RNA sequence: AGUUGGCCGGGUGACCGCGUAUCGGACCGUGGCACGACAUGUUCGUGCAACGGUCACGAUCCGAGGAACGUCCGGACUCCACAGGGCACGGUGCUGGGUAACACCCAGUCGGGGCGACCCGCAGGACAGUGCAACAGAGAGCAGACCGCCGAUGGCCCGGUUCGCCGGGCACAGGUAAGGGUGAAACGGUGCGGUAAGAGCGCACCAGCACCCGGGGUGACCCGGGUGGCUCUGCAAACCCCACCGGGAGCAAGGUCGAGCAGGGUGAGGGCGGCCCGUCCGCUGAACCCGGGUAGACCGCAAGAGCCGUCGAGCAAUCGCCGGCCGAGAGGGAUGGUCACCCAGGGCGGUUCAUCCGCCUGGACAGAAUCCGGCGUACAGGCCGACU
RNA sequence: GCGGGAUUGGCCGAAUGGCUUAGGCGCUGGACUGUGAAUCCAGCCACGAGAGUUCGAUUCUCUCAUCUCGCCCCA
Numbered sequence: 001a002g003u004u005g006g007c008c009g010g011g012u013g014a015c016c017g018c019g020u021a022u023c024g025g026a027c028c029g030u031g032g033c034a035c036g037a038c039a040u041g042u043u044c045g046u047g048c049a050a051c052g053g054u055c056a057c058g059a060u061c062c063g064a065g066g067a068a069c070g071u072c073c074g075g076a077c078u079c080c081a082c083a084g085g086g087c088a089c090g091g092u093g094c095u096g097g098g099u100a101a102c103a104c105c106c107a108g109u110c111g112g113g114g115c116g117a118c119c120c121g122c123a124g125g126a127c128a129g130u131g132c133a134a135c136a137g138a139g140a141g142c143a144g145a146c147c148g149c150c151g152a153u154g155g156c157c158c159g160g161u162u163c164g165c166c167g168g169g170c171a172c173a174g175g176u177a178a179g180g181g182u183g184a185a186a187c188g189g190u191g192c193g194g195u196a197a198g199a200g201c202g203c204a205c206c207a208g209c210a211c212c213c214g215g216g217g218u219g220a221c222c223c224g225g226g227u228g229g230c231u232c233u234g235c236a237a238a239c240c241c242c243a244c245c246g247g248g249a250g251c252a253a254g255g256u257c258g259a260g261c262a263g264g265g266u267g268a269g270g271g272c273g274g275c276c277c278g279u280c281c282g283c284u285g286a287a288c289c290c291g292g293g294u295a296g297a298c299c300g301c302a303a304g305a306g307c308c309g310u311c312g313a314g315c316a317a318u319c320g321c322c323g324g325c326c327g328a329g330a331g332g333g334a335u336g337g338u339c340a341c342c343c344a345g346g347g348c349g350g351u352u353c354a355u356c357c358g359c360c361u362g363g364a365c366a367g368a369a370u371c372c373g374g375c376g377u378a379c380a381g382g383c384c385g386a387c388u
Numbered sequence: 389g390c391g392g393g394a395u396u397g398g399c400c401g402a403a404u405g406g407c408u409u410a411g412g413c414g415c416u417g418g419a420c421u422g423u424g425a426a427u428c429c430a431g432c433c434a435c436g437a438g439a440g441u442u443c444g445a446u447u448c449u450c451u452c453a454u455c456u457c458g459c460c461c462c463a
Base pairs, nucleotide, nucleotide: 001388002387003386004385005384006383007382008381010342011341012340013339014338015337016336018063019062021060022059023058024057025055026054027053028052029051030050032048033047034046035045036044037043038041065365069376070375072374073373074372075371076370077250078249079248080247089246090245091244092243093242094108095107096106097105098104109123110121111120112119113118124241125240129239130238131235132234133233146180147179148176149175150174153173154172155170156169157168158167159166160165188206189205190204191203192202193201207231208230209228210227211226212225213224214223215222216221254299255298256297257296263290264289265288266287270284271283272282273281274280275278291462292461293460306325307324308323309322311320312319313318343363345361346360347359348358349357350356389459390458391457392456393455394454395453398413399412400411406443415431416430417429418428419427436452437451438450439449440448
């Protein structure tokens, strides 16, 4: 100068304040018991304990997070639906492992980036099929010839001729894909041979692909050898194919109690009933529309895939045994404020640097709401370790 | 709290992954008119932000941001 893993994210005290729970107090209500009164009763008053409730009351205990956040995934739980299986739809996508599960985590493989520590990757299939590839360009997916190169073959012209042809020219047919040019992408690369010019046309080496063999690995895959001139475009975060997973909705789920109002219309599908048995009537009734009512209490709901520690298994994620701990639960929604000191940090001064002292300043992002496991995003500042 | 949808000029609103993102209203300037309105002509103004896939993204994927809708009882 960087890379990376883990952790913390103010502390102590005083005072004031907020919320849950428990205990106490005060008050209210209910029935009971005791005593007293007189109007002798289903009476009144006082006291006692019990139960229930209320609180500008007192005491005690406890009281946000690493992300409580976004709600992007996965589960637990609850209700609804459901014989089984399939289709459709949605999701996941290298391999092995972990897990309740995952799109997460760990270990590896391959590819890419970096001098390196290390980082990144929605990383199956493009010879199952369909589709797309604008513009430019000759040609864009079993392609193609604009400039160019060539003159072997055919043709034409000129000259020569022993009449068999020979030499030269043209570039009409034609050959070619070296080179130029277009493009994100142009059907391997370099060299030698070869040729009229060229071309895997042939050869050597290199790269890739397919097949075969041997070895290693659970596997993805890797290493080595051989054969074949086979040279095959990209896109599946386009449809699709393959493999695997998924029934739907969500704690405003759902249950109990209470209050209030007002019901009405359209009506799928199935079932039931009626008779004058069918294009019938009635009941039930998903869904939708209009209208009205409430804004309550309790459960769900805080002991859990929980946290901490020792030991063990494992490279690790993680798992197991044992021991210990209990740590928020609101409903207009609590968890805060002030002061003092300390701890980091910043600034100024003591003439410069270090040190020390003094003064001032000063601590982010944010905040539970059924719970849990992840991911992603925000974040002042600090600590510890490993490595280049 | 839970679940769904959307975001394109000042406003509404369209788009097959492909040239400079239609169209309407509006705004500005001009023409017409004595002046205004209407009409005609010309012009200006956009894909919420950042990554990724792709030759190429408003469109496909992911992450953020903002906006919006629904939820109870009669039932």